[in-house]
Context: one part of a larger RNA
RNA sequence: AAGUAACGAUAAAACGGGUGAAAAACCCGUUCGCCGGAAGACCAAGGUUUCCUGUCCAACGUUAAUCGGGGCAGGGUGAGUCGGCCCCUAAGGCGAGGCUGAAAAGCGUAGUCGAUGGGAAACGGGUUAAUAUUCCCGUACUUGGUAAAGCUGCGAUGUGGGGACGGAGCAGGUUAGGCAAGCAAGGUGUUGGAAAUCCUUGUUUAAGGUCGUAGGUGGGAAGUUUAGGCAAAUCCGGACAUCCUUAACACCGAGAGCUGAUGACGAUUGUCUACGGACAAGAAGUUGCCGAUACCACACUUCCAGGAAAAGCCACUAAGCUUCAGGCUUUACUAAACCGUACUGAAAACCGACACAGGUGGUCAGGUAGAGAAUACUCAGGCGCUU
Numbered sequence: 001a002a003g004u005a006a007c008g009a010u011a012a013a014a015c016g017g018g019u020g021a022a023a024a025a026c027c028c029g030u031u032c033g034c035c036g037g038a039a040g041a042c043c044a045a046g047g048u049u050u051c052c053u054g055u056c057c058a059a060c061g062u063u064a065a066u067c068g069g070g071g072c073a074g075g076g077u078g079a080g081u082c083g084g085c086c087c088c089u090a091a092g093g094c095g096a097g098g099c100u101g102a103a104a105a106g107c108g109u110a111g112u113c114g115a116u117g118g119g120a121a122a123c124g125g126g127u128u129a130a131u132a133u134u135c136c137c138g139u140a141c142u143u144g145g146u147a148a149a150g151c152u153g154c155g156a157u158g159u160g161g162g163g164a165c166g167g168a169g170c171a172g173g174u175u176a177g178g179c180a181a182g183c184a185a186g187g188u189g190u191u192g193g194a195a196a197u198c199c200u201u202g203u204u205u206a207a208g209g210u211c212g213u214a215g216g217u218g219g220g221a222a223g224u225u226u227a228g229g230c231a232a233a234u235c236c237g238g239a240c241a242u243c244c245u246u247a248a249c250a251c252c253g254a255g256a257g258c259u260g261a262u263g264a265c266g267a268u269u270g271u272c273u274a275c276g277g278a279c280a281a282g283a284a285g286u287u288g289c290c291g292a293u294a295c296c297a298c299a300c301u302u303c304c305a306g307g308a309a310a311a312g313c314c315a316c317u318a319a320g321c322u323u324c325a326g327g328c329u330u331u332a333c334u335a336a337a338c339c340g341u342a343c344u345g346a347a348a349a350c351c352g353a354c355a356c357a358g359g360u361g362g363u364c365a366g367g368u369a370g371a372g373a374a375u376a377c378u379c380a381g382g383c384g385c386u387u
């Protein structure tokens, strides 16, 4: 220079009350403004206590601070079903023997690891200051083990099936959700009108069980035979003839109905209150229309670039066992360990030296207008960006 520039998005504040030494900024209230395909909600990664409560204000906060993601103390994360662990494999890693190399080591078979993929099973309500598909209430489901009863050819690291998959496009059936009416409870105006065809609010209910629909796929059944499936096979594949046939049958399959539910929730009302809340009672809870990018389902059609693997699962036999063991069904009892679970998560908590106008994968997607996830206004919800 200079008490100058600056105080980090121009989304915006105003008033009343409280606390306090002190209030533009903290708390409560009433208005106002901003976002609303987000500036809301949920998850993954990362962070690692930042979560909640009490207390404090030196430093941190671009100002003040009674406030805070700051200091101090205490508290908080509850699982057979969510995710991991577990079983299985992909790219890739390691790699007994083995090959190569002077060696270090490189490659690689069997194998063993390795999810971002495949594999059993839970929903609704309530509850905490802070957790909940984890606690509580109600109603379920799965997989092992043991025992009993009934029936009975069982058996794998082998064989076969299945799992099992691309892009684009159309149509259909549904549901989520929404809107309107009806119904229920409450309201009726200090303005010209408003007891009616008015206003406000609510009208919600899951998994599971039962049923097997719209629809989709396949011709089906039993028989004889067989150079294939590294051995075997009654299984799969090939061949043959028979019967039924274009609708039966088999498999898959949303959703709806009924049940779950004489339950829960529910506008509101009542009682008590340390004004934070606690307890109790509890109305209506129907119909129609619109309607998805969600489900049926990568189902169908079509195209070329021709679109994982393995296990669980089902069937078959080998060795073997065959009064046993084992298998199937039902019932009862029992088991389901361990780890994660707080909070943030388009951000003041992650990556950017900062409480930084930058960056950060996935899910949800209300209303009015609109072709629309554009845009404008707005629900729920969240904020007014720390001078």
Base pairs, nucleotide, nucleotide: 013031014030015029016028017027018026032384033383034382035381040364041363042362043361046344047343050342051075052074053073054072055071056070060068061067080141081140082340083339084338086119087118088117092113093112094111098107099106100105122139123138124137125136126135142336143335144334145333146332147331148330149329150328151327152326153321154320158316159315160314161313166303167302168301169300172296173295174294177290178289179288180287181286182203183202184201185200186199187198204264205263208259209258210257215252216251217250218249219244220243221242223240224239225238226237228236229235265285268281269280270279271278272277304307350359351358366378367377368376369375